């Protein structure tokens, strides 16, 4: 320098082009308990960036940015 592949909560992953972006854990609040702990219930919490294309993007194109990898 050219190719591939990935980027979604704090963390692991989900999501035919159409729903409120779902779920584990983790944190926070309540049951629960004599205190803990187990179980139960709730809450907070994300699409890398900036265009395109579409009636509609997480998903499809383009560029850039980061993380991996293979070639010279």
């Nucleotide at each position: 320098g050219c190719c591939c592949u990935c980027g979604u909560a704090g963390u692991u992953c989900a999501a035919c082009g159409g729903a409120u972006a779902g779920a584990a854990c983790u944190g926070c609040c309540c049951c629960g308990u004599c205190c803990u702990a187990a179980g139960g219930g709730g809450c907070c919490g994300a699409u890398a960036u900036a265009g395109g294309u579409u009636c509609a993007a997480g998903u499809c194109c383009u560029a850039u940015c980061g993380a991996g990898g293979g070639c010279a």

Transfer RNA from a bacterium, 72 nucleotides, folded computationally.
The coordinates come from a structure-prediction model, not an experiment, and the mean pLDDT is 81.
Its Rfam family is "tRNA".